[in-house]
RNA sequence: CGAGCCCGUCGGACGGCCGCAGUCGCGAGACUGAGGAAAGUCCGGACUCCACAGGGCAGGGUGCUGGAUAACGUCCAGGCAGGGCAACCUGACGGAAAGUGCAGCAGAGAGCAGACCGCCGAUGACCCGACUCGUCGGGAACAGGCAAGGGUGAAACGGUGGUGUAAGAGACCACCAGCGCCACCGGUGACGGUGGCGGUUGGCAAACCCCACCCGGAGCAAGGCCAAGCAGGGACCCGGCUGCCCGUCGAACGGUCCCGGGUAGGCCGCAAGAGCUGAUCGGCAACGACUCAGCCCAGAUAGAUGGCCGUCCUCGACAGAAUCCGGCUUACAGACGGGCUCGCCGC
RNA sequence: GCCGGGGUAGCUCAGACGGUAGAGCAGCUCACUCGUAAUGAGCAGGUCGUCGGUUCAAGUCCGAUCCCCGGCUCCA
Repeated sequence: CGAGCCCGUCGGACGGCCGCAGUCGCGAGACUGAGGAAAGUCCGGACUCCACAGGGCAGGGUGCUGGAUAACGUCCAGGCAGGGCAACCUGACGGAAAGUGCAGCAGAGAGCAGACCGCCGAUGACCCGACUCGUCGGGAACAGGCAAGGGUGAAACGGUGGUGUAAGAGACCACCAGCGCCACCGGUGACGGUGGCGGUUGGCAAACCCCACCCGGAGCAAGGCCAAGCAGGGACCCGGCUGCCCGUCGAACGGUCCCGGGUAGGCCGCAAGAGCUGAUCGGCAACGACUCAGCCCAGAUAGAUGGCCGUCCUCGACAGAAUCCGGCUUACAGACGGGCUCGCCGC
Repeated sequence: GCCGGGGUAGCUCAGACGGUAGAGCAGCUCACUCGUAAUGAGCAGGUCGUCGGUUCAAGUCCGAUCCCCGGCUCCA
């Protein structure tokens, strides 16, 4: 210099004027005012109600190991597999030797399979020839044997070499790849290494299923309080908001649904929290900690964050809170910082 | 805001147990008719909303994403 990988930060700046929302203030006014994703609502919690939130079956979810966490399908570290020269990236990554099942078309045969072409025809029949007359030689391929090679397919019962044979084949042997079992060594573990034994040798579980662990349901339009106003009537039923059973508790002024009527108001929930920033300590890290210091950081209910002017630059993307947090995923013009890999050149 | 359902031919819908996608109406051609309709015969028309994954194979199973539709407030 070129190509590339990983992590992090910002995402117009400054000043003035006016406007909007919230809080404080008698008032003038002061202070504060969107995001890294506020988004999708895909997971996990807090919180609230369902009487308790109990057990079993059903149902749903997760799935290598160890850790982090309030919890998670998230994160960190590691193992294994795949990709890349490498930095590094990706992985729903338990079990196919518990059982059931699936594989269209093609093909001979698709799951303890099978013979179309092919190879052989040892053995038994057949034909020809020879002779010492029951043997030998040859042929063809009827029975039969085989699965090496061809062919079909996504997939055809492991590969190479040899022994063997009529031809062949894990039929047998050696080596290699995989699998299972056993022993030893290393590791908390997933797993790795070494040695031995067994001829043991297809796939799909994002098919049912088995194993291990987790999960009660609904959601802030949850729910609680106050005020105003009206007109009740009917059906069904013990009791929620996935189904069934059991246990327990509570109730008979209760609950669900339908028709009809009234209201379209206020307060709480609702913003000081699994809070934020910095330092210190522990840990490889995620993260945690008695601490220590500093900070308060939007909060409506038709729903606030905008406009104008001036200066400057690289001329500004995706997009905007609605109960609140932790994640994931998706969208995003561009700018900056740090670490690393490969190639070329120079010293 | 919260929670459900759906997207397949021009339209309305099947197919959802993975095996290569149909039905009705509409369209086109032919027959019948003097002609039209109806009827009969035949034909064409689909990247199963989009992207990725699992699988030999995906409309179907899994994930992400886009679009459409519906329900949910208080009092007696």